[in-house]
RNA sequence: GUCCGGUCCCAGGCGACGGGACGGGCACGAACCGGGUCAGGCCGGGAACGGAGCAGCCCUAAGAGCCGCGGUUUCGGGCGUUUGGUGCCCGGAUCCG
Repeated sequence: GUCCGGUCCCAGGCGACGGGACGGGCACGAACCGGGUCAGGCCGGGAACGGAGCAGCCCUAAGAGCCGCGGUUUCGGGCGUUUGGUGCCCGGAUCCG
């Protein structure tokens, strides 16, 4: 000097693990500017009735919460495995001086 093998370093693939987002389920959730039903009261009517409609109740929207149900996606100075890079080092073989 060359070749082979290896530790470390760097980069990539795959997987697990963990975090985030989306989606899914559950429940909550609107004085009025959502819906339904509308007591009372109000209006129309001689009356029967009718009308609009506040509160209340019910269903939901935005929204925030819980679930971890697995799904999609993303992240990782980390873990495992694998493939490279050629960078230092270690070991072996060989060649030259």
Molecule: Bacterial small signal recognition particle RNA
Organism: uncultured Planctomycetota bacterium